[in-house]
Annotation: Transfer RNA from Candidatus Paceibacter sp., 72 nucleotides, folded computationally. The source organism's lineage runs through Bacteria, Bacillati, Minisyncoccales, Candidatus Paceibacteraceae and Candidatus Paceibacter. It matches the Rfam family "tRNA".
RNA sequence: GCGCCCUUAGCUCAGUGGCAGAGCGUUCGAUUCACAUUCGAAAGGCCGCAGGUUCAAUCCCUGCAGGGCGCA
Numbered sequence: 001g002c003g004c005c006c007u008u009a010g011c012u013c014a015g016u017g018g019c020a021g022a023g024c025g026u027u028c029g030a031u032u033c034a035c036a037u038u039c040g041a042a043a044g045g046c047c048g049c050a051g052g053u054u055c056a057a058u059c060c061c062u063g064c065a066g067g068g069c070g071c072a
Stems, first nucleotide, its partner, number of pairs: 001071007010024004018055001026042005048064005
């Protein structure tokens, strides 16, 4: 330099055009003499950035950035 893949909550990941989710973690509550377990609830996202297509984009297209793999 070229090709392919990835980027969504603190972490690991779902989500193939119409309201952003799960598990773990955090906080609060219930249970316990207390802790753990279990149960309930809550907080936490401008979906990497900028454009484009569309009535509507996390999702499709282009560029850029970061990361991984391969080729040279």